[in-house]
RNA sequence: UCAUACCAGCCGGGGGAGUAGCGGAACCCUGUACCUGAAAUCCGCUAUAGCAGGGGUAGAUUCCCGGCACGAGGAUUGCGUCUGUGUGGUCAGCACCGUUUGCAGACGUGUUGAGAAGCGGGUCUUGCGCAAUCGCUCGCUGUGAACCAUGUCAGGUGGGGAACCAAGCAGCAUUAAGCAGAUUGAGUGAUGUGCCGCAAGGGUGCCUGUUUUGAGCGUCUGCGGCGGAAAGCGAGCGGAGAGGUAGAUUCGACUGUCGGGUGUAUGA
Repeated sequence: UCAUACCAGCCGGGGGAGUAGCGGAACCCUGUACCUGAAAUCCGCUAUAGCAGGGGUAGAUUCCCGGCACGAGGAUUGCGUCUGUGUGGUCAGCACCGUUUGCAGACGUGUUGAGAAGCGGGUCUUGCGCAAUCGCUCGCUGUGAACCAUGUCAGGUGGGGAACCAAGCAGCAUUAAGCAGAUUGAGUGAUGUGCCGCAAGGGUGCCUGUUUUGAGCGUCUGCGGCGGAAAGCGAGCGGAGAGGUAGAUUCGACUGUCGGGUGUAUGA
């Protein structure tokens, strides 16, 4: 150096997740690179990290190690945006409420007296009285008792020689209890009746009279000032989803390239 046989190795890799860790299977990205069995409430292994069985290739451009380039894809995280959600007034931003001797405008009113000040009254509360209304009672009118109300008692009845007497039904009249009517009279009770009278209280919110002074006042709209409440909107804070980024870190297949390493046995 060549040949033969056996054998190390190779017959995919990576990411997330899971795991004490490693690999498989399931998911994803690449790629085409054996077959069979079991395996997610998992299966097997131990830093020499799949297990069990079978097959192919095999010492090299093909196996192993290291570097460089490229970079599919992924993970974590930063920053912003959008959607919806919880909280949030110790936010004074928008909408909301109240107030204001502020500013502007419009309208009305005012020397036939605005507004302000003083005095008084009403409205407000309570009490008493009066009137009204309603109810009740008395009074008035009418009606009203077969016999157990009264008076008169026809007829009839009884007594009596008679005159007369007695009881007494019907009727009539007057009444009791009751029923009905009118609302002029009297008494009594009640009230969101009236402001009619008196007293006490209350009070400057409204109206009004008078005295003093002498030119503004009222309503509405807008803009301001002050204060308040509120989760309606928008801030802030928390958390979820989606998407973006010439952000950062990291893993990284495929592919290309450079360098290095590498069996055993037999024979010539």

Annotation: Bacterial large signal recognition particle RNA from a Clostridiales bacterium, 268 nucleotides, folded computationally. It is recorded under the gene name ffs. The sequence is in RNAcentral, with records from ENA. Its mean pLDDT, the model's own confidence on a scale to 100, is 75. Lineage of the source: Bacteria > Bacillati > Bacillota > Clostridia > Eubacteriales. It matches the Rfam family "Bacterial large signal recognition particle RNA". By type it is a non-coding RNA gene. Its family is annotated with SRP-dependent cotranslational protein targeting to membrane, signal sequence recognition and signal recognition particle, plasma membrane targeting in the Gene Ontology.